[in-house]
Molecule: transfer RNA
Organism: Candidatus Falkowiibacteriota bacterium
RNA sequence: GCCGUUGUAGCUCAGCUGGUAGAGCAUCUCCAUGGUAAGGAGAAGGUCACCGGUUCAAUCCCGGUCAACGGCU
Numbered sequence: 001g002c003c004g005u006u007g008u009a010g011c012u013c014a015g016c017u018g019g020u021a022g023a024g025c026a027u028c029u030c031c032a033u034g035g036u037a038a039g040g041a042g043a044a045g046g047u048c049a050c051c052g053g054u055u056c057a058a059u060c061c062c063g064g065u066c067a068a069c070g071g072c073u
Base pairs, nucleotide, nucleotide: 001072002071003070004069005068006067007066010025011024012023013022019056027043028042029041030040031039049065050064051063052062053061
């Protein structure tokens, strides 16, 4: 230098052929206990890496940038 994969909640990851984004763990509240852990119920938490484009509508499609990883030279 060229090619590919990945980037989504604090962490690990889903998200089907474009239609208002979810799980587990963690956090907070409540229940329960003499008290704690375990357990049960609920809540909060997201500019979907960034900038453009296509579209009535983009996490998803297209182009570019950045970062991590891998391959080729």